RNA sequence: CUUCGGGGUUUGGUGUAAUUCCAUACCGGCGGUAAAGUCCGCGAGCCUUUGGGCAUGAAUAGGUGAAAUUCCUAUACCGACAGUAAAGUCUGGAUGAAAGAAG
Numbered sequence: 001c002u003u004c005g006g007g008g009u010u011u012g013g014u015g016u017a018a019u020u021c022c023a024u025a026c027c028g029g030c031g032g033u034a035a036a037g038u039c040c041g042c043g044a045g046c047c048u049u050u051g052g053g054c055a056u057g058a059a060u061a062g063g064u065g066a067a068a069u070u071c072c073u074a075u076a077c078c079g080a081c082a083g084u085a086a087a088g089u090c091u092g093g094a095u096g097a098a099a100g101a102a103g
Stems, first nucleotide, its partner, number of pairs: 001103004011023003025089002027079002029042004037077002045054003059075005081092003
């Protein structure tokens, strides 16, 4: 320098109105490490004197093993901002940016 670089509302219920509420369903970026949404670190947001600063969610038990909060079994939990009947999944900033990966 070039290319690549985020997934997901099923089926019902209530209602004037909800893919937003309730039940159920579905999804899981990047690096590290025994293979990780929930460990350690990073990215996405806001501010900036471009050095950086602020904000930043969630897991337990049992099993195998030399080694696993990463595998297997079970049961849980979490998810920016703006809009709108209250949104991880719709629409929008974004045909953007970026951790990084390959050449």
Predicted 3D model of a 103-nucleotide RNA (FMN riboswitch aptamer (RFN element)) from uncultured Anaeroplasma sp.
The model forms 96% of the base pairs in the Rfam consensus.